This is a predicted structure of an 84-nucleotide RNA (transfer RNA) from a Defluviitaleaceae bacterium.
It was read from a public genome assembly.
Taxonomically the source falls in Defluviitaleaceae (Bacteria, Bacillati, Bacillota, Lachnospirales).
Model confidence (mean pLDDT): 81 of 100.
Its Rfam family is "tRNA". Its family is annotated with triplet codon-amino acid adaptor activity in the Gene Ontology.
RNA sequence: GCAGAUGUGGCGGAAUUGGCAUACGCGCAAGACUAAGGAUCUUGUGAGAGCAAUCUCGUGCAGGUUCAAGUCCUGUCAUCUGCA
Numbered sequence: 001g002c003a004g005a006u007g008u009g010g011c012g013g014a015a016u017u018g019g020c021a022u023a024c025g026c027g028c029a030a031g032a033c034u035a036a037g038g039a040u041c042u043u044g045u046g047a048g049a050g051c052a053a054u055c056u057c058g059u060g061c062a063g064g065u066u067c068a069a070g071u072c073c074u075g076u077c078a079u080c081u082g083c084a
Base pairs, nucleotide, nucleotide: 001083002082003081004080005079006078007077010026011025012024019067027045028044029043030042031041032040046057047056048055049054060076061075062074063073064072
């Protein structure tokens, strides 16, 4: 230099013929249990705003197509693999 793969909450990861983003697990927080812990069980857990209902934003980054994009298209960055 050329080709390919991957990039999603705090972490691992799911969502793939475009249609509820973060299922599930870990971690964390609160509670139950306990003399106190561990284990176990219950609830909650992307960000911002709001008393709340709810609203807005968010899939490496920047654009585009579309009623609608994590998903399709273009550019670009990072990591990995192969070729030279």